[in-house]
RNA sequence: AUAUUACUCUGGGGACAGGUGUAAUUCCUUACCGGCGGUAAAAGCCCGCGAGCCUUAAGAGGCUGAUUCGUUGAAAUUACGAAGCCGACAGUUAAAGUCUGGAUGGGAAGAGAUAUGU
Numbered sequence: 001a002u003a004u005u006a007c008u009c010u011g012g013g014g015a016c017a018g019g020u021g022u023a024a025u026u027c028c029u030u031a032c033c034g035g036c037g038g039u040a041a042a043a044g045c046c047c048g049c050g051a052g053c054c055u056u057a058a059g060a061g062g063c064u065g066a067u068u069c070g071u072u073g074a075a076a077u078u079a080c081g082a083a084g085c086c087g088a089c090a091g092u093u094a095a096a097g098u099c100u101g102g103a104u105g106g107g108a109a110g111a112g113a114u115a116u117g118u
Base pairs, nucleotide, nucleotide: 001118002117003116004115007112008111009110010109015030017029018028019027031098032097033087034086035049036048037047038046044085045084052063053062054061055060067083068082069081070080071079089101090100091099
């Protein structure tokens, strides 16, 4: 330095706003948020993964959101400028990315350190 085994820690953000209404942080207005790895260069919307849902006794399998134009450049659907779009399930006096709940959970992955081998 690298491989494997067992382990420890870390590991998701965002409306006390206004309006209507019997009732809405769910509608309307306005505002706000963006997990992990990859990539000729930095990504919510390029590729993949996780989360979520369905099937199964299990192993495992299936489903699963959204972007364009211009500029710089060797290189950018990633930077800069502009205009857009998207967001699990269950609950609720009324429809939820932002409230409550499953969840003091799970988790892609990141960091650390142990033993053994090379």

Background:
A computed fold for a 118-nucleotide RNA from a Peptococcaceae bacterium, annotated as FMN riboswitch aptamer (RFN element). The coordinates come from a structure-prediction model, not an experiment, and the mean pLDDT is 82. Lineage of the source: Bacteria > Bacillati > Bacillota > Eubacteriales > Peptococcaceae.